[in-house]
Molecule: c-di-GMP-I riboswitch aptamer
Organism: Desulfuromusa kysingii
RNA sequence: CUAUUGAAAUAGCAAACCCAAGGAGACUUGGGGACGCAAAGCCACGGGUCCUAUGCGGAUAGCCGGGUUGCCGAA
Numbered sequence: 001c002u003a004u005u006g007a008a009a010u011a012g013c014a015a016a017c018c019c020a021a022g023g024a025g026a027c028u029u030g031g032g033g034a035c036g037c038a039a040a041g042c043c044a045c046g047g048g049u050c051c052u053a054u055g056c057g058g059a060u061a062g063c064c065g066g067g068u069u070g071c072c073g074a075a
Stems, first nucleotide, its partner, number of pairs: 006072001012037002017032006035062001041068003045065003048060004
């Protein structure tokens, strides 16, 4: 220095629920709020699950796998 791992520290994100808004809906956005998260950052490529005006398609990355970028540096 790199990889694996994940102790400590500095940061970070934000479940359920509530309010407002958008949407046909799943769900999403903003505010509050913290169940948790070493990628709970990003990507819909594969699988799963959900929605659908059931033609086209859409949602979920905090379901699993994969890709990619990143903080620290104990054993």